[in-house]
RNA sequence: GAUGAACGCUAGCGGCAGGCCUAACACAUGCAAGUCGAGGGGUAACAUUGUAGCUUGCUACAGAUGACGAGUGGCGCACGGGUGCGUAACGCGUAUGCAAUCUACCUCUAACUGGGAGAUAGCCCAGAGAAAUUUGGAUUAAUAUCCCAUACGAUUGUUAAGACACAAGUCUCUACAAAGAAAGCUUCGGCGGUUAGAGAUGAGCAUGCGUCCCAUUAGCUAGUUGGUAAGGUAACGGCUUACCAAGGCUACGAUGGGUAGGGGGCCUGAGAGGGUGACCCCCCACACUGGUACUGAGACACGGACCAGACUCCUACGGGAGGCAGCAGUGAGGAAUAUUGCGCAAUGGAGGAAACUCUGACGCAGCCAUGCCGCGUGAAGGACUGAUGCCCUAUGGGUCGUAAACUUCUUUUAUACAGGAAGAAACUCCGGGACGUGUCCCGGCCUGACGGUACUGUACGAAUAAGCACCGGCUAACUCCGUGCCAGCAGCCGCGGUAAUACGGAGGGUGCAAGCGUUAUCCGGAUUCAUUGGGUUUAAAGGGUGCGCAGGCGGGAAAUUAAGUCAGUGGUGAAAUCCUUCAGCUUAACUGAAGAAUUGCCAUUGAAACUGGUUUUCUUGAAUCUACUUGAAGUGGGCGGAAUGUGUCAUGUAGCGGUGAAAUGCAUAGAUAUGACACAGAACACCGAUAGCGAAGGCAGCUCACUAAACUAUUACUGACGCUCAUGGACGAAAGCGUGGGGAGCGAACAGGAUUAGAUACCCUGGUAGUCCACGCCGUAAACGAUGAUUACUCGUUAUUGGCGAUAUAAUGUCAGUGACUAAGCGAAAGUGAUAAGUAAUCCACCUGGGGAGUACGAUCGCAAGAUUGAAACUCAAAGGAAUUGACGGGGGCCCGCACAAGCGGUGGAGCAUGUGGUUUAAUUCGAUGAUACGCGAGGAACCUUACCAGGGCUUAAAUGCAAAAUGACAGAUCUGGAAACAGAUCUUUCUUCGGACAUUUUGCAAGGUGCUGCAUGGCUGUCGUCAGCUCGUGCCGUGAGGUGUUGGGUUAAGUCCCGCAACGAGCGCAACCCCUAUCUUUAGUUGCCAGCGAGUAAUGUCGGGGACUCUAAAGAAACUGCCUACGCAAGGUAGGAGGAAGGUGGGGAUGACGUCAAAUCAUCACGGCCCUUACGUCUUGGGCUACACACGUGCUACAAUGGCCGGUACAAAGGGCAGCUACCUGGUGACAGGAUGCUAAUCUCGAAAGCCGGUCUCAGUUCGGAUUGGAGUCUGCAACUCGACUCCAUGAAGCUGGAAUCGCUAGUAAUCGCGCAUCAGCCAUGGCGCGGUGAAUACGUUCCCGGGCCUUGUACACACCGCCCGUCAAGCCAUGGAAGCUGGGGGUACCUAAAGUCGGUUACCGCAAGGAGCUGCCUAGGGUAAAAUCGGUAACUGGGGCU
Repeated sequence: GAUGAACGCUAGCGGCAGGCCUAACACAUGCAAGUCGAGGGGUAACAUUGUAGCUUGCUACAGAUGACGAGUGGCGCACGGGUGCGUAACGCGUAUGCAAUCUACCUCUAACUGGGAGAUAGCCCAGAGAAAUUUGGAUUAAUAUCCCAUACGAUUGUUAAGACACAAGUCUCUACAAAGAAAGCUUCGGCGGUUAGAGAUGAGCAUGCGUCCCAUUAGCUAGUUGGUAAGGUAACGGCUUACCAAGGCUACGAUGGGUAGGGGGCCUGAGAGGGUGACCCCCCACACUGGUACUGAGACACGGACCAGACUCCUACGGGAGGCAGCAGUGAGGAAUAUUGCGCAAUGGAGGAAACUCUGACGCAGCCAUGCCGCGUGAAGGACUGAUGCCCUAUGGGUCGUAAACUUCUUUUAUACAGGAAGAAACUCCGGGACGUGUCCCGGCCUGACGGUACUGUACGAAUAAGCACCGGCUAACUCCGUGCCAGCAGCCGCGGUAAUACGGAGGGUGCAAGCGUUAUCCGGAUUCAUUGGGUUUAAAGGGUGCGCAGGCGGGAAAUUAAGUCAGUGGUGAAAUCCUUCAGCUUAACUGAAGAAUUGCCAUUGAAACUGGUUUUCUUGAAUCUACUUGAAGUGGGCGGAAUGUGUCAUGUAGCGGUGAAAUGCAUAGAUAUGACACAGAACACCGAUAGCGAAGGCAGCUCACUAAACUAUUACUGACGCUCAUGGACGAAAGCGUGGGGAGCGAACAGGAUUAGAUACCCUGGUAGUCCACGCCGUAAACGAUGAUUACUCGUUAUUGGCGAUAUAAUGUCAGUGACUAAGCGAAAGUGAUAAGUAAUCCACCUGGGGAGUACGAUCGCAAGAUUGAAACUCAAAGGAAUUGACGGGGGCCCGCACAAGCGGUGGAGCAUGUGGUUUAAUUCGAUGAUACGCGAGGAACCUUACCAGGGCUUAAAUGCAAAAUGACAGAUCUGGAAACAGAUCUUUCUUCGGACAUUUUGCAAGGUGCUGCAUGGCUGUCGUCAGCUCGUGCCGUGAGGUGUUGGGUUAAGUCCCGCAACGAGCGCAACCCCUAUCUUUAGUUGCCAGCGAGUAAUGUCGGGGACUCUAAAGAAACUGCCUACGCAAGGUAGGAGGAAGGUGGGGAUGACGUCAAAUCAUCACGGCCCUUACGUCUUGGGCUACACACGUGCUACAAUGGCCGGUACAAAGGGCAGCUACCUGGUGACAGGAUGCUAAUCUCGAAAGCCGGUCUCAGUUCGGAUUGGAGUCUGCAACUCGACUCCAUGAAGCUGGAAUCGCUAGUAAUCGCGCAUCAGCCAUGGCGCGGUGAAUACGUUCCCGGGCCUUGUACACACCGCCCGUCAAGCCAUGGAAGCUGGGGGUACCUAAAGUCGGUUACCGCAAGGAGCUGCCUAGGGUAAAAUCGGUAACUGGGGCU
């Protein structure tokens, strides 16, 4: 785009078309083929007329008239109408032929139309039967039937001549002979009848070409193919029969199977094509199924006959009737397809002289949006109040929307009323004319189903008239709500798991519109079967390789021909359709006229380039001869040495062998090892190669014989002999099979030993088939260059094999091979590139998404294994190729890190502290969970905190603001109840400039939520990782993803720097800039300092004073591989040196690139959405977060002598302090208490420990260790019961250095020692953050573990190896193969039987005869029997496959 459509929603009108695609299923009822009395006999019904009877409107009679039932005769019924069963065929289409034919009615021409006869239906009478129907008798007519006559042409036989033709033969024509015709009616005009010829129309037959699928259908055929003769037919013909011959068809697809009416056309497409065959037209076939003939011009006959069968109906059970695939209609089937209508008015048909009759053909109407076309549902104006509503939002907007309202206008359509067609021209009749008794012409009359319809006018009033689908992309059109992987959507991709433009609804929008969507089917897009117009190295696809028949294709020249080819002409190509123009309906659809087209077929005339045919010729393709060369080419024979094994002998002694390590195994019966000899089988080291040969498979010691091939050189010779190759036939690795040998080594199966969770494996020890030979099969391989063969052409470089150019190893040329690199070109790219995957030609083979499946079935081959050929159902939306970037690897290279190693100290064992899990509980609030949670949020839970639980209260609320109203209180104190909150009572009780202020209450508006979502978010944070990376601009390369830069060579802590380079630059990171610290200088000198001077004290910078020093705190200096030697191009590195406080980043901190982990946090805070609102808010008391069988993490204290205890004694830094730190004094054993002083701090205050000196303990559960428990206290605080810290006395648990495993640390570090601070009333702090004191050991090195960086490689991974993914098993569903059987269909064969009927036979019966009856022969539909083949269905059981 289309449809004979169907379904869903919706629906105003008209025109024109169309309307059982399924059950060729069955049919009730009505109608669809009759007509002619002018052929004839007649008169049942009706009417008219006449007559008679009479009851005066009835009966009877009369073929007399109009007419006419039944019957006779003629014509028609073979047309028209329906359907598509069958048919793969001369059925259809197209073009020819019939010299091999027929044709009623019609037209024309010629001739004839004489005489006679007997019947029969009907009618009448009688009979049978339920009926259908039928029997007998008598009588009768014809345009029915028969006989005789005539008959020129017609037919047949004989015969003569001519013409045509290749021929069978045909045509014209001469003569003779034979058998043959007719019908009447009439108004006298004619209409009929017969014969013959011609035409027209229709039909029959034959032939060329075209006409679906399957080769898993390869052979078929006996009247079969041909001939002769006869029969038959309208006619040719095996059409039929007899005889003779053995042919005929087939790979250019016979035969068989399946499907199907064919064409004009229709749909689609640029076309070529593909699909289709409704309506209309042509042809065919059929008429319940099958068969058969009759009649006839024509039928083997839709509304005729006979027979058989199935079905239905009637019946008195004896017997009969029927055929809607005609028009309506019914049932059934189905998703689905209409009225039991009107009329012959028109067109057409049959009959008739005609009037006329008949006509479900046809003309119309009815139903159906089934399609096409047209019209309408109003038009113009109308907005700074854009109304209400709705929707979205939350400063407010949007939208319906100029839409409406309103104003003006129009009236198609609808409704009402009125008018009102064309289609009609004829026939007949009447009148007239030409003219002559009849045909024609003119005029008039008559005739309309549709239909009071189309159309027209008037009235009326915007009045009567809009839906459907869609809105994620493709694809025009976006938001909200609901839902929450549910419900659902979906053409493909896909959407939906709490913010869905994708589901459902709504608002809005988009598209089309009386329709709109969905479904089904076809074409297109699809160059996705490729003729136009594709491919085959790796995506699907080159046969394993030669040979070679058919086939296809084929070198140069000349001549000829005209099959292909090209041009002209003629015929045909039905009409309709399509196209163009014009015309008719108001337009269009629709219809009409004309033209063009119909690309085809046939015939004919011409051309001769090309292809083909024929003839002649040529040598360059191809083959042959001569000479030589080459090679693991093949077959058969002979010979050889090394190695291995075995045997014998000898020497010799305890192991050998094997492995990662072992064991099995062998060995004291003497192995292994060594020597000698003998035997056996198999394979041939070195040469040896990127080499050679062969068609491929393949081929390797030496040599002989035979065979084949290739190359080269030079002539000679043949003269296109060539190339390719379906089918065919030959060869064809390894394994395997058969028969017979052989068997050293190796070695499937097997056995044992190991390894392992297991190990039917990898490793080891043995070992059978086999490997070897001969003969025969198999016929497959990643049979690979994943690249068919042949021929020609197309830049270069280089290596090599064989030959040649007289000699030569050099050099060079040439021919034939074998390799590497490369230009152009090609290619999706990788790549290829004269050995093409380039440019062309010829031939063959093969491919058409993945899986199912190289499977099943069938067939062929094979001894078997199996091979070859080779599907479908079903299922998926991919499978695949090449390349790119990452990630990954028990891949590689380089490098780094307390990563390992080397060390020191811990954890894991004990007790306790603390956190977590688990359990428990009314609650044990919540979060954090590998590294990157677990002394984490928490830098401090007795109440508070607090979010949890139980109980009791409040509801604009615990806080704040605004507005309004009321009140003068509120607050406070006391008392009562209560656990408190709270409730109640009493007392006291405003200010004012009168505007109000203040406070409370009430009302309203704003609340509140540690409720959910960290997977909606912001912010902040952890980790990779202080790792050295991550990117950009321009350029260049690539079809592109992308690459380059950023890689490479060096170097560095570093993408740090240098060199090179199609890259050149730049950014974020690195480094540096910042802070602390180490040295010095300058400045400054209090609260700090005190060398010198002075004063003072028992003593002290205490005082005067000083700035020297320390220190304080501000500014500067200083370090850069800068200098020297050795190395390097440089960057730089190493070693040493100088100088320096410090030397190669001096040490430490802050600083964290692009990004990753949907990492953590909605409970710090903020925030979207959702949820709660007398509660999930809020107040309050008590409890809980502190529970305790247990498990884990992080710590503290220890286990002791490098120690504990006692006494004495020395030295910090950094901080804190007024509700505070507190000197000092007093009391207490002590925690502390009571006094008192200084300090808002370099001024006062808080304070070291390890260390050092001395003493004691002497290796023990201790003078170690301090848990636990009892008692007594101190302090903080409203309050230490759950649940604080500290002190004193007493008690004195586990623990004697810690399994597997695991952590930290590289120097002022580890280890060890104490001090301070935050939070804080107090403190569960052994935690965290800081500070200083004392102060080590070790690093060979980068193999390994972990993590990381760069380069490279492989990848089927990309959620990225915690990836992907294979097979069995379990379960469900689906389709399918096999299968004992069961069952059905179609077709064929053989035999038996055989209706009707044609043809044939027939003496007996009938008939004068013609003929008939009866009987019979052949054939056949049908029926039966039998054995097979074939195609389905189903099936216990069973096999694999697909999906989940």
The RNA shown here (small-subunit ribosomal RNA) has 1444 nucleotides and comes from an uncultured prokaryote. The prediction has a mean pLDDT of 82. Its Rfam family is "Bacterial small subunit ribosomal RNA".